[in-house]
RNA sequence: UGGUGAAUGGGCGAUGGAGUCCGCCCGGUGGCUUGACUGGCUUACCUGAAUCGCGGUGACGCUGAUGACUCCUACCCUGGC
Numbered sequence: 001u002g003g004u005g006a007a008u009g010g011g012c013g014a015u016g017g018a019g020u021c022c023g024c025c026c027g028g029u030g031g032c033u034u035g036a037c038u039g040g041c042u043u044a045c046c047u048g049a050a051u052c053g054c055g056g057u058g059a060c061g062c063u064g065a066u067g068a069c070u071c072c073u074a075c076c077c078u079g080g081c
Base pairs, nucleotide, nucleotide: 009026010025011024012023013022016072017071018070019069020068021067027046028045029044030042031041032040033039053062054061055060
């Protein structure tokens, strides 16, 4: 310096919330701290992943509240009071 694995933490999985499980993603510089750092802190700057449905040239049209299971809420259909 590069790659890989583990642990911990965070984020994501086309319309809301929760639980369980599954999958995916997760940087650099500077400054401060210290006797020193392969350590810690930092809303200082830069950069930035997973992810954001399908059809149509367009106008527009279509399915779904789950990644999966369960529950709640909203919406839709049918029946009863």

Fluoride riboswitch aptamer (crcB RNA motif) from a Chloroflexota bacterium, 81 nucleotides, folded computationally. It was read from a public genome assembly, where an Rfam model found it. Model confidence (mean pLDDT): 78 of 100. Lineage of the source: Bacteria > Bacillati > Chloroflexota.